[in-house]
């Protein structure tokens, strides 16, 4: 200085190739269950998807730039 691949909820990850309501798991929370705790059942809340700009009726996805990690090459 190149090339590749990553970037979504408090972690971990899907949805991205195929534009259409942003999801799970664990983690929080408040019911049930117990004398009481933990296990287990149900239910809630939490994201303006790294950032800036485009195409588009419509962008997490598609183009372009930055930016951060990783990783190889020099």
């Nucleotide at each position: 200085g190149g090339g590749c691949u990553u970037g979504u909820a408090g972690c971990u990850c899907a949805a991205c190739c195929u534009g259409g309501u942003a999801g799970a798991g664990c983690a929080u929370c408040g019911c049930c269950u117990u004398u009481g705790c933990a296990a287990g059942g149900c239910g809630g809340g939490g994201g303006c998807u790294u950032c800036g700009g485009g195409u588009u009726c419509g962008a997490a996805u598609c183009c372009c730039g930055a930016c951060a990690a990783g990783u190889c090459c020099a």